[in-house]
Context: one part of a larger RNA
RNA sequence: GGCUUACGGUGGAUACCUUGGCAUUCAGAAGCGAUGAAGGGCGUGGUUACCUACGAAAUUCUUCGGGUAGCUGGAAACAAGCUUAGAUCCGGAGGUACCCGAAUGAGGAAACUCUAUAUACUACCUACUGAAUUCAUAAGUAGGAAAGAGCGAACUUGGUGAACUGAAACAUCUUAGUAGCCAAAGGAAAAGAAAGCAAAAGCGAUUCCCUUAGUAGCGGCGAGCGAAAUGGGAACAGCCUAAACCAUAAAAACGUGUUUUUAUGGGGUUGUGGGAUAGCAAUUUAUAAGAUUAAUAAAGAUUAAACGAAGUAGUUGGAAUACUAUAUCAUAGAAGGUGAUAAUCCUGUAGUUGAAAAUCUAAAUUACUUAUGCUAUAUCCCAAGUAGCAUGGGACACGUGAAACCCCGUGUGAAUCAGCGAGGACCACCUCGUAAGGCUAAAUAUUCCUGAAUGACCGAUAGUGAAACAGUACCGCGAGGGAAAGGUGAAAAGAACCCCGGGAGGGGAGUGAAAUAGAACAUGAAACCGUAAGCUU
Numbered sequence: 001g002g003c004u005u006a007c008g009g010u011g012g013a014u015a016c017c018u019u020g021g022c023a024u025u026c027a028g029a030a031g032c033g034a035u036g037a038a039g040g041g042c043g044u045g046g047u048u049a050c051c052u053a054c055g056a057a058a059u060u061c062u063u064c065g066g067g068u069a070g071c072u073g074g075a076a077a078c079a080a081g082c083u084u085a086g087a088u089c090c091g092g093a094g095g096u097a098c099c100c101g102a103a104u105g106a107g108g109a110a111a112c113u114c115u116a117u118a119u120a121c122u123a124c125c126u127a128c129u130g131a132a133u134u135c136a137u138a139a140g141u142a143g144g145a146a147a148g149a150g151c152g153a154a155c156u157u158g159g160u161g162a163a164c165u166g167a168a169a170c171a172u173c174u175u176a177g178u179a180g181c182c183a184a185a186g187g188a189a190a191a192g193a194a195a196g197c198a199a200a201a202g203c204g205a206u207u208c209c210c211u212u213a214g215u216a217g218c219g220g221c222g223a224g225c226g227a228a229a230u231g232g233g234a235a236c237a238g239c240c241u242a243a244a245c246c247a248u249a250a251a252a253a254c255g256u257g258u259u260u261u262u263a264u265g266g267g268g269u270u271g272u273g274g275g276a277u278a279g280c281a282a283u284u285u286a287u288a289a290g291a292u293u294a295a296u297a298a299a300g301a302u303u304a305a306a307c308g309a310a311g312u313a314g315u316u317g318g319a320a321u322a323c324u325a326u327a328u329c330a331u332a333g334a335a336g337g338u339g340a341u342a343a344u345c346c347u348g349u350a351g352u353u354g355a356a357a358a359u360c361u362a363a364a365u366u367a368c369u370u371a372u373g374c375u376a377u378a379u380c381c382c383a384a385g386u387a388g389c390a391u392g393g394g395a396c397a398c399g400u401g402a403a404a405c406c407c408c409g410u411g412u413g414a415a416u417c418a419g420c421g422a423g424g425a426c427c428a429c430c431u432c433g434u435a436a437g438g439c440u441a442a443a444u445a446u447u448c449c450u451g452a453a454u455g456a457c458c459g460a461u462a463g464u465g466a467a468a469c470a471g472u473a474c475c476g477c478g479a480g481g482g483a484a485a486g487g488u489g490a491a492a493a494g495a496a497c498c499c500c501g502g503g504a505g506g507g508g509a510g511u512g513a514a515a516u517a518g519a520a521c522a523u524g525a526a527a528c529c530g531u532a533a534g535c536u537u
Base pairs, nucleotide, nucleotide: 001536002535003534004533005532006531007530008529009528016487017486020458021457022455023454024453025452026451027450028449029447030446031151032150039100040099041098042055043054044053046078047077050074051073061094062093063092064091065090066089070082071081072080105114106113107112115118121148122147124144125143126142127141128140155186156184157183158182159181160180166173170220196203197202207234208233209232210231217225218224238439239438240437241383245266246265247264248263249262250261251260252259253258254257271417273382274381275380276379277376278375279374280373281372287371288370289369290368293367294366295365296364299361300360301359302358303357305353306352307351311326312325313324314323315322327344328343329333335347336346337345388412389411390410391409392408393407394406398424419434420433421432422431423430474481475480494521497508498507499506500505
């Protein structure tokens, strides 16, 4: 020096555990904000650095309910107090709520400064004043009223809109109308009551799912893209205007009763064409409907809670929930805790009950609103710079193609039911519909958030980046990047006292079931480092 064995050190793997995560389901809620939000700064405690809570009324105030013996948060300790005259605590309602921040008196390098009291700006109403420019209008001043502004995870609609990539290169194409950015709205949004589908038979608003179907098609016919009708389901709901015509009012024109315009009210709303117009009949109190409005509002739900069955003995042990013996309850044998494994110890669970106050849903009633039919005629109306056409684009599964249908730019530019549009160029026939105004619940999408529950999900290099004072420490000028770190014990009973030592640390003593559980604390692998013995060079 090496090997082997034993005993240690170091180290923190492994198994066990879970305060934290992940995913899903059901229900709720789906907004907050000038009555100052979200998010912060600074303060507030007897001692107070941090977190939490709160706001100069500051670890809180008032009140109404619940609840019951303790309480002064995490978080010990000391001090000082509160509380059966009901505290602390839980829930409803209210008060207070510094400074910044949309930030809004002015300024500003946020949490500050200055003037000295001002809702800054925009929109709205009233009055007055009043340009270029006569009337007028714009603008201004004062007063009123109090709408907007900002934030927020996804879902939704609209506007704008890539590239990497694929095509084994690449340009049409694809990625993709995706990502990103912007705007707007709601609890959903959008769409929506046929100028629709279809095909000789018919259907009857929209939306979503299954199917049709990777079909028909599109496509440097490459890569790829990719329907629809029908059928089966979910859910179902239909309406209001414009016009013709009538009436009233005002203004203007003509020149004294007409016309025109405007406003208001009635009327009217569809394809078997409808309505106006004219006539006839019926009628106001029933009936039916109501998605709108108002009042009353049963009942229910939510936000605290309450009651809530049933086991003992012996043995082992530090400890009984274990074992043995013998019982009990069960609309409760879900779960968690308790010194080992508990239906019967505790909290609970099944079941039953419960609200002063607030909020939500809302039956029902009343008010309110809406709703009749027939005939005749062919006089009037039936959404105009619209439809159509030309041209340039977009979007349709459809890349310009034979390219319809739909939308936009430019130009042109109809008809009014004997009308007009569509049925994939176009024409004819036939069929279907009735554009150029508007509204509309449900079925559908999502989850920042609240509650309940579940898991052939994770178990500390996993699971969120974050089980822990984590978007922290730290890095970066900045945008931004971004960790590590869990476990004494049943209970601190956390080691009085003695000894060595400056201390750290250790040896006794003591606690404990255990201290090789001693706070660098449960288990304690390997690498690595030692000590002892044996063998060997």
The part of an RNA shown here (large-subunit ribosomal RNA, domain I) has 537 nucleotides and comes from Kumanoa americana. RNAcentral holds the full RNA, with entries from ENA and SILVA. Model confidence (mean pLDDT): 82 of 100. Rfam family: Bacterial large subunit ribosomal RNA. Its family is annotated with ribosome and structural constituent of ribosome in the Gene Ontology. NCBI's taxonomy places the organism under Eukaryota, Rhodophyta, Batrachospermales, Batrachospermaceae, Kumanoa.